[in-house]
């Protein structure tokens, strides 16, 4: 230098292909339960979907550029 994959909650990741209410597990908070913890049960909070632009009635999703991470070739 070229090519490929990835970037979504505090963490690990689905969702993207086929655009239409932003999710799961763990963690966190509150309550129940217990003599007290842990476990269990119920509820809740937490998001600029990496950044910018484009297309569209509508973009996490499609297109372009940038940044970052990982891998491959030379």
């Nucleotide at each position: 230098g070229c090519c490929c994959u990835c970037g979504u909650a505090g963490c690990u990741c689905a969702g993207c292909c086929u655009g239409g209410u932003g999710g799961a597990g763990c963690g966190c908070c509150u309550g129940c339960u217990u003599g007290g913890u842990a476990a269990g049960c119920a509820g809740g909070a937490g998001g600029u979907c990496c950044c910018g632009g484009g297309u569209u009635c509508a973009g996490a999703u499609c297109c372009c550029g940038g940044c970052g991470a990982g891998g491959g070739c030379u």
A computed fold for a 74-nucleotide RNA from a Candidatus Altarchaeales archaeon, annotated as transfer RNA. The source organism's lineage runs through Archaea, Nanobdellati, Candidatus Altarchaeota, Candidatus Altarchaeia and Candidatus Altarchaeales. It matches the Rfam family "tRNA". About the family: Transfer RNA (tRNA) molecules are approximately 80 nucleotides in length. Gene Ontology term of the family: triplet codon-amino acid adaptor activity. The sequence is in RNAcentral, with records from ENA.